This is a predicted structure of an 87-nucleotide RNA (c-di-GMP-I riboswitch aptamer) from Woeseia sp. The organism belongs to Woeseia, within Bacteria.
[in-house]
RNA sequence: GCUGAAAAACGGCAAAUCCGUCGAAAGACGGAGACGCAAAGCCACCGGUCUAAGGGACGAAUGUCUUACGAUAGCGGGGUUGCCAGG
Numbered sequence: 001g002c003u004g005a006a007a008a009a010c011g012g013c014a015a016a017u018c019c020g021u022c023g024a025a026a027g028a029c030g031g032a033g034a035c036g037c038a039a040a041g042c043c044a045c046c047g048g049u050c051u052a053a054g055g056g057a058c059g060a061a062u063g064u065c066u067u068a069c070g071a072u073a074g075c076g077g078g079g080u081u082g083c084c085a086g087g
Stems, first nucleotide, its partner, number of pairs: 002087001012037002017032006035074001041080003045077003048072003054067005
């Protein structure tokens, strides 16, 4: 460096929910809490999904539709870094 199937060991992360804060929202952060995860470490490059403040169209109007420069890495791909063990 590559690779196959398991078994170990030290541990790690933290879903839903609740409380608080920020945000128009999606959601994020902190605390409590564990559904799960061998990268559920990190990165928005590609696809998907979510939201629509602001913009656009329609409407007499409450509004409806559309749009990411917002979000999601615990949706997938990709990039990159890391722990232990065997060959």